[in-house]
Overview: Large-subunit ribosomal RNA, domain I from a Planctomycetota bacterium, 595 nucleotides, folded computationally. Lineage of the source: Bacteria > Pseudomonadati > Planctomycetota. Its mean pLDDT, the model's own confidence on a scale to 100, is 83.
Context: one part of a larger RNA
RNA sequence: AGCCAAUGGUGAAUGCCUUGGCGCCGAACACCGAUGAAGGACGUGACAGGCUGCGAAAAGCCACGGGAAGCUGCCGAGUGAGCGUUGAUCCGUGGAUGUCCGAAUGGGGAAACCCCCUACCCGUCAUGGGGUAGGACUCCCGACUGAAUACAUAGGUCGGGUAGAGGGAACGUGGGGAACUGAAACAUCUCAGUACCCAGAGGAAAGCAAAGCAACAGCGACUCCCUGAGUAGCGGCGAGCGAAAUGGGAAGAGCCUAAACCGAACUGGUGGUAAAGCCUGACGGCGUUGCCUGUUCGGGGUUGUGGGACCACAGAGACCGAGCGUCAGAUCGGUCACGGAGUUACAAAGUCGUCGUGUAGUGGAACGGUUCUGGAAAGGCCGGCCGAAGAGGGUAAUGGCCCCGUACGCGAAACAUGACGACCUCCGCUGUGUGCUCCCGAGUAGCGCCGGUUCCGUGAAGGCCGGCGUGAAUCUGUGAGGACCACCUCAUAAGGCUAAGUAUGUGUCGGCGACCGAUAGCGAACUAGUACCGUGAGGGAAAGGUGAAAAGUACCCCGGGAGGGGAGUGAAAUAGUACCUGAAACCAUUGGUUU
Repeated sequence: AGCCAAUGGUGAAUGCCUUGGCGCCGAACACCGAUGAAGGACGUGACAGGCUGCGAAAAGCCACGGGAAGCUGCCGAGUGAGCGUUGAUCCGUGGAUGUCCGAAUGGGGAAACCCCCUACCCGUCAUGGGGUAGGACUCCCGACUGAAUACAUAGGUCGGGUAGAGGGAACGUGGGGAACUGAAACAUCUCAGUACCCAGAGGAAAGCAAAGCAACAGCGACUCCCUGAGUAGCGGCGAGCGAAAUGGGAAGAGCCUAAACCGAACUGGUGGUAAAGCCUGACGGCGUUGCCUGUUCGGGGUUGUGGGACCACAGAGACCGAGCGUCAGAUCGGUCACGGAGUUACAAAGUCGUCGUGUAGUGGAACGGUUCUGGAAAGGCCGGCCGAAGAGGGUAAUGGCCCCGUACGCGAAACAUGACGACCUCCGCUGUGUGCUCCCGAGUAGCGCCGGUUCCGUGAAGGCCGGCGUGAAUCUGUGAGGACCACCUCAUAAGGCUAAGUAUGUGUCGGCGACCGAUAGCGAACUAGUACCGUGAGGGAAAGGUGAAAAGUACCCCGGGAGGGGAGUGAAAUAGUACCUGAAACCAUUGGUUU
């Protein structure tokens, strides 16, 4: 010096563990915000760095309910000072307070800061100063005022508004809208109406009550699922794309307007002294009335075996009232009775009661022995018991009967929510018939050109939607049935609302896993979106385990200390906080062996 072995050091693998994750299922729930959100800054404790909580009333205040003997949150001990059976701490419900920033909103601003105005209050001899409240913009409603221009309108001023603004994981609708890629290249095509951007919205959204399908038979809003079907089709007929009806299910709900016509108010026009008018008839009376246009409001009306208006006929409670006056008729209005309906649409706001559910809780069966092992019994042995409970967790090893629980029951002052009921609110004419009449959603339908969409890429190219142009009709109307025409059939566009079935899950509660087990599982089991990096957008870690219990080594010795040797604790200290196990590389020591 090499090799081998053992013993140590270093090192952290491995094994075991789990407070954390991941995925799925079910239920409930599903918006928050100018009454200032989401998210933050700064404070706040007797001593206080971080986390948590809270807000100058600051780990808290008040009330009500629960609960029970301890308590003053966690890392985290300690000292001090206190509170509590006159019920604290703690849990739940409701309330109070809630600095500054942030839509941020008195003005400004380099967020968490600076500077004002008005009213009132405090303070000063006075100024400075302090406090409370209000002071952004837009929109809506009302009143007043008021140009060009007479009425008017624009504008202005004032008052009122729990109106809007901003945020939100995914889901939804709409407006815009790629490319890589595939086509084994590439241009139509595909990827894909995807990603992404934007808008405004809701607990869902969208869609929805046939100008629909269908086929000589019929169906009867919409949405979602299965089927039809990888079919019919589209397609450099390449790559690829790809329906619908029908049938079966989930759910189930239908309504309101526009117009014709009637009435009222207002505006403008016309008209002229009675001939038109004032519901009809008679008598009287009135006359800026009447008529036409427009606007607003009320009634009426809402349909496709076409419907409605107008007109005529028939039927239908009581009472009271109205019109220029009186009488009669007709009409209209109100009240009561009767009937019907109602809080998601169809009109709209609540109050009360009952029951259920949620937000704290609470009762809850049954075991002992052992001088067996062990540090420890829940293990072994022996003998019992409960079970609507032998899910699970904890306790010094493996416990149905020790603890927490579990099955099964019980429970709310307050708040929330659902169902039902009452109060309450709303509505009340119906039928038939004829038709010379009137209405049935207009720059719309249709048509032309050009696009988009649908399975449909211009094709024989319909339907739906849009741009430009042109431009109808009102039921003897209009649209559709895939060019177009005829016949036949279906449906009634150009206004609107509508629950359920469907989608999603930031978050809440419960449960489950041939899911992970600290290089795994979320990036994050721990001070984690932290430390750190970057001007910034942004990027983004590492890091778990003594022991059953700190019993965390009193005391002695060496040492300045670190550290160690005794002693002691413990089952164990080669479990000593650099702490379970403790592999290998690597470094030593001892022994052996070779040269």